RNA sequence: UGUAGAAAAAGCCAAACCAGUUGAAAAGCUGGGACUGAAAGCCACGGGUCUUAAAGACGUUUAAGAGAAAGCCGGGUUGCCUUU
Numbered sequence: 001u002g003u004a005g006a007a008a009a010a011g012c013c014a015a016a017c018c019a020g021u022u023g024a025a026a027a028g029c030u031g032g033g034a035c036u037g038a039a040a041g042c043c044a045c046g047g048g049u050c051u052u053a054a055a056g057a058c059g060u061u062u063a064a065g066a067g068a069a070a071g072c073c074g075g076g077u078u079g080c081c082u083u084u
Base pairs, nucleotide, nucleotide: 002084004082005081012037017032018031019030020029021028022027035071041077042076043075045074046073047072049068050067051066052063053062054061055060
């Protein structure tokens, strides 16, 4: 430096749910909590999803110069441990 994640260790993350708080909403943040994760670190770049708005033949379509999510799938980028 590349491959791999079977077993182990050190540490890390924290779903659902509950409380508080911000927001019109999706959702974010803080605390508790632990279903889990080898990138569940970071980036909305492609597809898809959600909210909102408009249109509609009620199947859906459009949105740039509106928004959310990286724990949906790809992609980019950085990186711990172990193995080879």
Predicted 3D model of an 84-nucleotide RNA (c-di-GMP-I riboswitch aptamer) from Desulfobacula sp.